């Protein structure tokens, strides 16, 4: 490279609760575990969605929605 998650060592943590923050999507910390083999990290295309506006135009959120980029632990073949 590429395939895998059965071992071994871990890791991450839906929904939901209770604190903050934020006009809001939502974040973040505690508890919590539905999952994840990259559910690490990037808003670069697409999608969802928040604010303002009559509308656009602008600023935003989501990486655990999809696609790409970059890293990486076992374990098995090239």
């Nucleotide at each position: 490279c590429c395939a895998g998650a059965a071992a071994a060592g871990g890791c991450c943590a839906a929904a939901c609760c209770c604190a903050c923050u934020g006009u809001g999507a939502a974040g973040c910390g505690g508890g919590g575990g539905c999952g994840g083999a990259a559910a690490a990290c990037c808003a670069c295309g697409g999608g969802u969605u928040u604010c303002c506006u009559g509308a656009u135009c602008g600023a935003g959120a989501c990486a655990g929605c999809c696609g790409g980029g970059u890293u990486g632990c076992c374990u098995g073949g090239g």
About this RNA:
A computed fold for a 78-nucleotide RNA from a Chromatiales bacterium, annotated as c-di-GMP-I-GGC riboswitch aptamer. It matches the Rfam family "c-di-GMP-I-GGC riboswitch aptamer". On this family, see Weinberg et al., Proc Natl Acad Sci U S A 2017: "Bioinformatic analysis of riboswitch structures uncovers variant classes with altered ligand specificity".